[in-house]
């Protein structure tokens, strides 16, 4: 310092989330030590026990109890004795207000900073003058008595530093300045010089009263500043002043009586919520945000409310008095009681500790002082809650061990890691030694002061006494590696780190994105690794990152986000030029800014955390002395800004009356007749009662063609002509005024259209409603009518997509061109023109700006000034409350919840019932079919044991299959288990094959015969075969969504790309697109492109001419033989063919058109003419498109089965429905004879030829390994005129009967022949497929695959041989370029809304129900100050009692406010595939939105 996530990409806004840092935490797994720190954040809920404030006999009386001492007694002693040392209780001082707790209340009586003036301060400090002389009670202590108890009453004695008086008064209050008022207490030590009773005398110390000052601490004022809400806007009768009392330490309405009517709020009164403030802490670069444990300052509280006494000091935490609530005791009559003090209990709660030592330090409190007391403190337990530190060993150590875990089977890795082997002992554990923390008061000793004094205080100085922690820190010595390591994470990004295996959208992960549907580096576990470490991890808070509230430091054209527009009030801002002042700014100096904390510099703990000196800091406030340029204030000018006056001008600017013609409809009258109207097309509707037409009259209302224009005036908005009355605006020249100005929170005024009142008005137009249509439905679009309203007058209502989606002034900063109003110049006979300048309005553009789009002197440019408004979508401009309005409704305006987005702008595709161009048998024009029969064959579907499997729009369905009787086969039955084949180890047999038999559907099981080879003397060994163990196998089992290959598709369509370089933040574009042109991205020209690839096209091969070589099996023109008849024979080499080599076809020429490409032509040579025709050749990718059953493969399942092996069956079933084909339906035919091919095949074969058979064919037989022989007969055609229109001499199913053939075998289930039967069917609906020339149609042939066959099927070959294209509106599909777009799985897309079921949630409103706080008026009303007061007490001050104000507290009303709850009900949001429509996105099919 940043990073994930909206999108196919992409650049912007914008939320969400993640890395950091922290914490008084909690929880989850682990856990050696030590130092230093922290530890009820929740119920200020309620508490058992214990301790927490007491001390002083040197203030008193005095002796319950304790010790000594003395005494009585023989002694014991239950005796005496305040004499001593001390003391329980009690009297009387001091202290209890500190110290300690906790944060409920409290937004100001509070803090925190800085200041004032009208007070008080025990205790202590300086100073001053005092302490003199009486007096009368009364606690203990005796008694007596009520009571359960707390306690309580009466009598009776007694002291005091307790009370009271007198006397005195520098100072001191009062005061009418005359004067008045008011004090005190002693005690302890020593002495015996005055006096002396030993004291009250003399001294020393500690006290007491008076007063002055300090000091400490404290009360009161005033000023700035500390939260949030306007969905709280008005509050206030002591309320603001004032004068007089009254109270108080002390000003004050503090409180009372009287006058006044003010006070105090938009700079936020007032009410609600919430909250102890501050130094600081956390976090940040800072601004700032967040927070107020622990420590310190302050405040405020002590069970909840009131209240005063004492007292310096309280209205009092461990005090009272009273109410309230609770507890607890109780003899029922009464009475105690307050842990928010230290432990501790119980509840709460996720969650926080010992009923501990000790006063040795530190400080308080009392005391002369010794000391007491002190849960303050200072320590010690407990808790990894936090920080810091140290350790869990070091070093060698390769057989790289063993296990473990991967493996491609070779290794790898865990790993020098372990083990071994030599070292070292910090913790830990025994043992021994051992502190600082302690310095003093007291005591000694020597001086000083005071003193009559050596006593008594007292400086110094010595030396002793005193330690909870603790026998701890620490130092030492033993033994021994011995006591000591987890935790989280390992897809992305922050984020370092990857494999195996289970799981199979389950189980689970997950901070976001997102993982999991059989090959999960995202679940679990297990090996490795990577981070932190005695800790890690999650959880929760806070800052940060987030410039995502923005001062530093954002926006508002289109993302959220300019007020509808004006006028104006408070604020904000404000031209010049000169004086002043000197509030703001600057700048010196004081004063404060507590201490601690950060920060620097240093010291002590063995370092470090911690501790501790000193010093920066403390950004502030205040005082004060300066400067005076800007900004303020005052003053006095100016005139450039504002504005008046005078003069012209434009103009649909507003209002109010007038009048104007066209045109709709309506009404009378004429003419005329059958329709008219109205749509896609129809109807409903109007007309024979005479409409529509069309003349002529007439009434009434609304709008005002043409001029008319990105002209004009104005915010909304204004359009015939005229008049009247009126606001603003531009222009020119001058003159006046002298900043009079900008913008504007509230306010106030206008404000389209619809709507709402009241009363007119209605012609045409038209929400609602009616009615025809349309449709699956039409409460719509379409048509026919048709009321509110539109239209005036008044009065409301305040809203728009009120938009330039652009707030208003004011400056400044290149220009080219339109057009409106003005004015100047110059030139013009006229019309016309050139240029300058102000206002306005348009287009296009520098330079900037912008995310891009795009704005751009009419800014979205740079600058100033003022206002409005924004802050992720949804929920929602929704609900509650407010004002407002008759209503509708508008303004104003949440939250719960819910998502991880919504969103701008531009890119590439992709789609469009967009729009341009163009192509294809794609329409169109023809020709033939398909669908209707019947039969093949294939799918579905039923069905079966089993009908094996796959292929399923185009692009499955005569497709894998180019051939299922048996094999095939994979199915569906019966058998077998290392298995049907191989291959290798080991071990046994000696065979093996071969023959024959038994069973059994066969397979298979079994039984009997026969029997090696080779080397070696042998013993053995090798072959070979079998058996048996092992490795190993097998598999058409699954997944074509793990995969290869290989195909099919758009599609033989003209596309797909790259490299450089341009442009663009970028995704991308450019090339590639325009103009022509092609069959083409062919090729020409332009052109920020210029080049290159893969496609196209040629190269390849077939055919269509020629020519050249070669002639054999093929040919025979010429010449010879020769036969019935044939190149049969000799010969030829000419032609046909055969098969090889080349030729020829380029718009090459010529004309027309074009710059070029190229096009055009009954052009011309030519076999062939514009790619001659045909084939092969199939870019980049698309469909997760087909195949795991052709192969081939990963990975899973299978191993007495899913393998193998067998006989039979099935793959051939058959109510049906689709597809593809053949034969038909007939005279272009059938029947009869009679020519003409091409291309292929063949020894397990094709067969000449003979013979038999109607025939299939069967016996013989020849030739062929093929240009030689064969299959082999071509069929349409041609001729002939048989048959003549018919269910036929058509058609040829089906059945029947007899037969060949092939095969082991022919029923299930083969083909073919005879004879014999002789179905449908007469040309096929809706609908659809094929073809553009050697083509469709038609005819036959020939092959493969085969033992034979389902073949009519595919694939190949010839043979006869056509029609038609005007054109490219439309259907389909395709290719280019544009345009919308809210689609990218990509229109088979996205998506709206009701409903409905069901879930879940939160949340409005609601007759009521329940709590809660506050204020109001009214009853009552304790305890207590205060006031009044005759009986009662007291000598007297004065009490009691009794009235009386005010009041905590209760109780009553009656409205508001607020929390809950709630029958029913609104609507919302979230969910899986519901239902019903398709509203929106494309011109989304009726453009869409407001």
């Nucleotide at each position: 310092a940043g990073a994930g996530u909206u999108u196919g990409a992409u650049c912007c806004u914008g939320g969400c989330u993640c890395a950091g840092a922290u914490u008084g935490a909690a929880c989850g797994c682990u856990g050696g030590c030590g130092g230093c720190a922290u530890g009820c954040u929740u119920u200020a809920c309620a508490c058992a026990u214990g301790c927490a404030a007491g001390u002083c006999g040197a203030a008193c009386g005095g002796c319950a109890g304790c010790a000594c001492g003395g005494g009585a007694g023989c002694a014991a002693u239950u005796c005496c004795u305040g004499g001593u040392g001390g003391c329980g209780a009690g009297u009387g001082g001091c202290g209890a207000a500190c110290g300690g707790g906790u944060g409920a209340g409290u937004a100001a009586u509070a803090c925190a900073u800085c200041g004032g003036a009208a007070c008080g301060u025990g205790u202590c400090c300086a100073g001053u003058a005092g302490u003199g002389g009486g007096g009368g009670a009364u606690a203990a202590c005796c008694u007596c008595g009520g009571g359960a108890a707390a306690u309580c009453g009466g009598g009776a004695c007694u002291a005091a530093u307790a009370c009271c008086g007198c006397a005195u008064a520098c100072g001191u209050c009062c005061u009418a300045c005359g004067g008045g008022a008011g004090a005190a207490a002693g005690c302890g030590g020593g002495g015996g010089a005055c006096c002396u009773u030993c004291g009250g005398c003399c001294u020393c110390g500690c006290g007491c009263g008076g007063c002055u000052g300090g000091a400490c601490g404290g009360a009161c004022c005033g000023a700035u500043g500390u939260g949030c809400g306007a969905u709280u806007a008005g509050c206030u009768a002591g309320u603001u002043g004032g004068u007089a009392g009254g109270g108080u330490a002390a000003u004050g309405g503090c409180c009372u009586a009287c006058c006044a009517a003010g006070g105090c709020g938009a700079c936020g009164a007032u009410c609600g919520c919430u909250a102890g403030c501050u130094g600081g802490u956390c976090u940040g670069a800072g601004a700032g945000g967040a927070u107020g444990a622990u420590c310190a300052g302050c405040c405020a509280c002590a069970u909840u409310g009131g209240g005063a006494c004492u007292g310096a000091g309280a209205c009092a935490c461990g005090g009272c008095c009273c109410a309230a609530a609770c507890u607890c005791c109780u003899a029922c009559g009464g009475g105690a009681g307050g842990c928010a003090g230290c432990a501790g209990u119980g509840g709460g709660g996720a969650a926080u500790a010992u009923u501990g030592g000790a006063c040795a330090a530190u400080g308080g409190g009392c005391g002369c002082a010794a000391g007491c007391c002190u849960g303050a403190u200072c320590c010690a337990g407990c808790a990894a809650u936090g920080c810091c530190g140290c350790g869990u060993g070091u070093g060698u150590g390769a057989a790289g061990a063993a296990g473990g875990c991967c493996u491609u089977c070779g290794g790898g890795u865990u790993g020098u890691a372990a083990a071994g082997c030599a070292c070292u002992u910090u913790u830990a554990u025994c043992g021994g030694g051992a502190g600082c923390g302690a310095a003093a008061u007291a005591c000694c000793a020597c001086g000083g002061g005071u003193c009559a004094a050596u006593a008594a205080c007292u400086a110094u100085g010595g030396g002793g006494c005193u330690g909870a922690c603790g026998g701890u820190a620490c130092c030492c010595g033993a033994g021994g590696a011995a006591u000591a390591a987890g935790c989280a994470c390992c897809g992305g990004g922050c984020u370092a780190a990857c494999u195996u295996c289970g799981u199979g959208c389950c189980a689970g992960c997950a901070g976001c994105c997102g993982c999991g549907g059989u090959a999960a580096u995202a679940c679990g576990a297990a090996g490795g690794g990577u981070g932190c470490a005695a800790g890690c991890g999650u959880u929760a808070a806070u800052c940060g990152g987030a410039a995502u509230u923005a001062c530093u430091g954002g926006g508002c054209g289109u993302a959220a986000a300019g007020g509808g527009u004006g006028c104006g009030u408070a604020g904000g801002c404000g031209g010049u030029u000169u004086g002043u002042u000197a509030a703001g700014u600057c700048u010196g100096u004081u004063g404060u800014g507590a201490a601690a904390u950060c920060c620097c510099c240093g010291g002590g703990c063995u370092c470090a955390a911690c501790c501790u000196g000193g010093g920066a800091a403390u950004g502030g406030c205040a005082a004060u002395g300066g400067a005076u340029a800007c900004u303020g204030g005052c003053a006095a000018g100016c005139u450039a800004g504002a504005g008046u006056g005078u003069g012209u001008c434009a103009g649909a600017g507003g209002a109010u009356g007038g009048u104007g013609g066209a045109a709709u409809u309506c009404c009378c009258g004429g003419u005329g007749u059958a329709g008219c109207g109205g749509u896609g097309a129809a109807a409903u509707g109007c007309g024979u009662a005479g409409a529509g037409a069309u003349c002529g009259g007439g009434a009434g209302g609304a709008a005002c063609a043409u001029c008319a224009g990105u002209g004009g005036c104005g915010a909304g908005g204004c359009g015939g002509c005229c008049a009247u009355c009126u606001g603003g605006g531009a222009c020119a020249a001058c003159a006046c005024u002298g900043a009079c100005g900008c913008u504007g929170a509230a306010g106030c005024a206008c404000g389209a259209a619809a709507g709402c009142g009241u009363g007119g008005g209605g012609a045409g137009c038209a929400a609602a409603c009616a009615g025809g249509a349309u449709u699956a439905g039409a409460u719509a679009c379409c048509c026919u009518g048709g009321u509110a309203g539109u239209c005036c007058a008044c009065g409301c209502c305040c809203u728009a997509a009120a938009c330039g989606a652009u707030g208003c002034g004011a400056a400044c900063u290149g220009g080219a061109u339109g057009u409106u109003g003005g004015u100047c110049u110059c030139a013009a006979c006229u019309c016309g023109g050139a240029g300058a300048u102000c206002a306005g309005u348009g287009u296009c553009g520098a330079a900037g700006c912008u995310a891009a789009c795009g704005c751009g002197u009419u800014a979205a440019g740079u600058u100033c000034g003022c206002c409005g408004c924004c802050u992720g979508g949804g929920g929602a401009g929704u609900a509650c409350g407010g004002u407002c309005g008759c209503a509708a409704g508008a303004c104003u305006g949440a939250a719960a919840c819910u998502c991880a987005a919504a969103g701008g702008a531009a890119u590439u595709g992709a789609c469009g019932g967009g729009g341009g161009c163009c192509c294809g048998c794609a329409c169109a024009a023809g020709c033939g079919g398909u669908g209707g029969a019947g039969u093949a064959u294939g799918u579905g579907g039923u069905u079966u044991a089993a009908u094996u499997c796959g292929a399923u729009g185009a692009u499955a369905c005569g497709c894998g299959a180019g051939g299922a009787a048996c094999c095939u086969u994979a199915c569906c039955g019966g058998g077998c288990u290392a298995g049907a084949a191989u291959g290798c180890u080991a071990a046994g047999u000696g065979a093996c094959c071969g023959u024959g038999g038994g069973u059994g559907a066969a397979a298979g099981c079994u039984c009997a015969u026969u029997u090696u080879a080779u080397a070696g003397c042998a013993a053995u060994a090798u072959a070979c075969a079998c058996u048996u163990a092992g490795u190993a196998a097998g598999g058409u089992g699954c997944u074509g969504c793990a995969u290869g290959g290989c195909u099919g598709u758009c599609g033989u369509c003209a596309g797909c790309u790259c490299g450089u370089g341009c442009c663009g933040u970028g995704a991308g574009g450019u090339g590639u697109u325009g103009g022509g042109u092609u069959a083409a991205g062919u090729c020409c020209c332009g052109c920020a492109a210029c080049g290159a690839g893969c496609g196209c096209a040629a190269c390849c091969c077939c055919u269509a001419u020629c020519a050249c070589u070669a002639g054999u099996u093929g040919c025979c023109a010429u010449c010879a033989g020769g036969u019935a008849a044939u190149g049969c024979u000799g010969g030829g080499a000419a032609c046909u063919c055969u098969a090889g080599u080349g030729a020829a076809a380029c718009u090459g020429c010529c004309g027309u058109c074009g710059u070029a490409a190229g096009a055009c032509g009954c052009g011309a040579g030519g076999a062939a003419g514009g790619a001659g025709g045909g084939g092969a050749u199939g870019a980049u990718g698309u469909c997760a498109a087909g195949u795991c059953a052709u192969c081939a493969u990963g990975g899973c399942c299978u191993u007495u089965a899913u393998g193998c092996c067998c006989a039979g069956g099935g793959c051939u079933a058959c109510a049906c429905a689709c597809g593809u084909g053949c034969u038909a339906c007939a005279a272009u035919g059938g029947g009869a004879g009679u020519a003409c091919a091409a291309a292929g095949g063949g020894u397990u074969g094709c067969u000449a030829c003979c013979u038999g058979g109607u025939a299939a064919c069967a016996g013989g037989a020849u030739g062929c390994u093929a240009a030689u022989c064969u299959c082999a007969a071509a069929a349409a055609a041609c001729u002939c005129g048989u048959c003549u229109c018919a269910g036929u001499u058509c058609g040829a199913a089906u059945u029947g009967a007899g037969g060949u053939c092939u095969g082991c075998a022919a029923c299930u289930c083969g083909a073919c022949c005879u004879c014999a039967u002789g179905a449908a069917g007469c040309u096929g609906g809706a609908a659809u497929c094929g073809c553009u020339a050697g083509u469709a149609a038609u005819c036959g042939u020939a092959g493969a695959u085969c033992a034979g066959c389902a073949a009519c099927g595919c694939u190949a070959c010839g043979g006869u041989g056509a029609a038609u294209a005007c054109g490219u509106u439309c259907c389909c599909g395709g290719a280019c370029c544009u345009u919308g777009u809210a689609c990218a799985c990509a229109c088979c897309g996205c998506c709206c809304g009701u409903c409905a079921a069901g879930g879940c949630c939160a949340u409005g409103g609601a007759a009521g129900c329940u709590g809660g706080g506050u204020g109001u008026a009214c009853c009552u009303a304790a305890a207590g100050u205060c006031g009044g007061u005759a009986a009662c007490c007291g000598c007297a001050a004065g009490g009691a009692g009794c009235c009386g104000c005010c009041u905590a507290g209760g109780g009553u009303a009656a409205a508001a406010c607020u929390a809950g709850u709630a029958a029913c009900u609104g609507g919302g949001g979230c969910u899986a595939a519901g239902u019903c429509g398709u509203a929106a996105c494309a011109a989304g099919g009726u453009a869409a939105c407001c």